Description:
Predicted 3D model of a 106-nucleotide RNA (Glycine riboswitch aptamer) from a Rhodospirillaceae bacterium. The organism belongs to Rhodospirillaceae, within Bacteria. The model forms 85% of the base pairs in the Rfam consensus. Rfam family: Glycine riboswitch aptamer. Rfam describes the family as follows. This family represents the bacterial glycine riboswitch. Its mean pLDDT, the model's own confidence on a scale to 100, is 78.
RNA sequence: UCGACCGUUUGCGGGAGAGACCGUCCGGCGGCCAGAGUGACCGUCGGCCGGCGCCGAAGGAGCAACCGCCCCCGGAAACUCUCAGGCAAAAGGACCGCACGGUUCA
Numbered sequence: 001u002c003g004a005c006c007g008u009u010u011g012c013g014g015g016a017g018a019g020a021c022c023g024u025c026c027g028g029c030g031g032c033c034a035g036a037g038u039g040a041c042c043g044u045c046g047g048c049c050g051g052c053g054c055c056g057a058a059g060g061a062g063c064a065a066c067c068g069c070c071c072c073c074g075g076a077a078a079c080u081c082u083c084a085g086g087c088a089a090a091a092g093g094a095c096c097g098c099a100c101g102g103u104u105c106a
Base pairs, nucleotide, nucleotide: 001106003104004103005102006101007100010099011098012097013096014095019052021051022050023049025047026046027045028044029043030042031041033039053087054086055085059083060081061080062079066075067074068073
C1' cells in the first nucleotide's frame, strides 16, 4: 500500500410498503350566539383510549434449503407470523455505499 473480516454504545449519504380512516374524551387556536363572567355550537391542530381496514425492512418468534459431524443437538433468510412496531410530514428503518477504528494475509 492492496485485499479480506469485524465494529454503528464511530460519522455521513441513499433507503420501501400500508387509512392525513371512524368515534368518545381532554387541551390549544379561530369563528359565531350571548354579552360582567360562564357556557353551547362549528372548523382546525395535537394527545390518550376504543373500533374496523391494511403494511413488513427496528426488535421478536416459527419452519426450512443449507452448514457443523452419521444420529442427537446446534446455527440458519430479505421466506412465514404479525407479539411488538408502522400506515401525511417528522422520527424510525433491514440493507447498500463511502469514510473512520481494530484484526489478519500477501